């Protein structure tokens, strides 16, 4: 210098004018209220994802003796955490020269299913081929026929063809025998563990793959969600008690009978509306300490949107200039997805120079 890799950060800045929401203070109007309106403030006012709503929690209500079935999630080991399907550090595997990245990574020797096409054959083998015996034939190279013959070494098909590879062996071959590798069993050492390194044995028909196919094993899981839910309550049904009068109205012109009608108090449900839930929190910033790390502990500091038809905007000037994805609605921890332009740091590889 170029190429790459891992992370952290910013998300237009400054000034001016106006507007919107919240809070606080003051004033005015109301008097059912925490109401309505106005003015002021060196006051506050979206994000890294506020998004998707995919996981895990807090909180609230409902359900719940205990256990089981069904259903669903998770799935190497150890740790972190309130918890997690998240994160950290490892193990094993895959990719890369490397920094580094990726993995849903239990079980296919319990059972069932599936495996297209190709191929003779897919858990099961003789299509081509190699070898041997017999017969016929020969141009002596061989060819043809035949055997309830031998052979999985070679070719071909396939993702996969009966452990791999080399040597010995053989008529030709074959774990038939041997070395190395793989696999299985036993075992030693190291490690908390996943596992690693080694030793011994077995000739390998226990052995095709597939469990993001059923399934088996282990482990976890009650449901609904802030329109959760709690409170205050104009209205208007209902219940109880009391009061007035024996009234008024209907059946009915009259009598009897019967039905309906008023006011007050209390209870009770609760519509309109209002209040709370609502933002002080497993939070944030800074520093120190412990830990490889995720993270934890301690101290100090500040308060950082809280609406309910829903605020966060517009214009001008300067900075070359127009900034991407996008917009809170109970709150946190994650994951995933979207994203203009830039800044910083660690590391790797190549080339060049000293």
């Nucleotide at each position: 210098u170029g190429a790459g890799u891992a992370a952290a950060c910013c998300a237009g800045a400054c000034g001016g004018u106006c507007g919107c929401a919240g809070c606080u203070g003051c004033c005015g109007c109301a008097a059912c209220a925490g109401g309505c309106g106005g003015c002021a403030g060196u006051c506050u006012g979206a994000g890294g994802a506020a998004a998707g709503u995919c996981c895990g929690a807090g909180c609230u209500c409902c359900a719940u003796a205990g256990g089981g079935c069904a259903g669903g999630g998770u799935g190497c080991c150890a740790g972190a955490u309130a918890a997690c399907g998240u994160c950290u550090g490892g193990u094993g595997g895959a990719g890369g020269c490397g920094a580094c990245u990726c993995c849903a990574a239990g079980g296919a020797a319990a059972g069932u299913g599936c495996a297209a096409c190709a191929g003779a054959a897919a858990u099961a083998a003789a299509c081509c081929g190699c070898c041997c015996g017999g017969g016929c034939u020969u141009u002596c190279g061989g060819g043809c026929c035949u055997g309830c013959g031998g052979c999985a070494a070679g070719g071909g098909u396939g993702g996969a063809a009966a452990g791999g590879c080399g040597g010995g062996g053989u008529a030709a071959g074959a774990g038939c025998c041997c070395a190395c590798c793989g696999c299985c069993c036993c075992u030693u050492u190291g490690g908390c563990g996943a596992c690693a390194a080694g030793g011994g044995g077995g000739g390998c028909a226990a052995c095709u793959g597939u469990a993001a196919a059923c399934c088996c094993c282990a482990u976890c899981c009650g449901g609904a969600g802030c329109a959760a839910g709690a409170c205050c309550g104009u209205a208007c049904a209902g219940a109880a008690g009391g009061c007035c009068a024996u009234a008024c109205g209907g059946c009915u012109g009259c009598c009897c009978g019967u039905c309906g009608u008023g006011c007050c108090u209390u209870c009770g449900g609760g519509u309109a509306g209002g209040u709370c839930g609502c933002u002080u929190g497993a939070a944030c910033u800074u520093g120190c300490c412990g830990g490889u790390g995720a993270c934890g502990g301690c101290a100090a500091g500040g308060c950082u949107a809280g609406a309910u038809a829903g605020a966060u905007g517009a214009c001008c000037g300067u900075c070359u200039u127009c900034a991407a994805c996008a917009g809170a609605a109970c709150u946190c921890g994650g994951c995933u997805u979207a994203u203009c332009g830039g800044u910083u740091u660690g590391c790797u590889c190549a080339c060049a120079u000293c």
Bacterial RNase P class A from Anaerotalea alkaliphila, 354 nucleotides, folded computationally. Its mean pLDDT, the model's own confidence on a scale to 100, is 75. The sequence is in RNAcentral, with records from ENA and Rfam. Rfam family: Bacterial RNase P class A. The family's RNA type in Rfam is ribozyme. Rfam's curators write: Ribonuclease P (RNase P) is a ubiquitous endoribonuclease, found in archaea, bacteria and eukarya as well as chloroplasts and mitochondria. NCBI's taxonomy places the organism under Bacteria, Bacillati, Clostridia, Eubacteriales, Anaerotalea.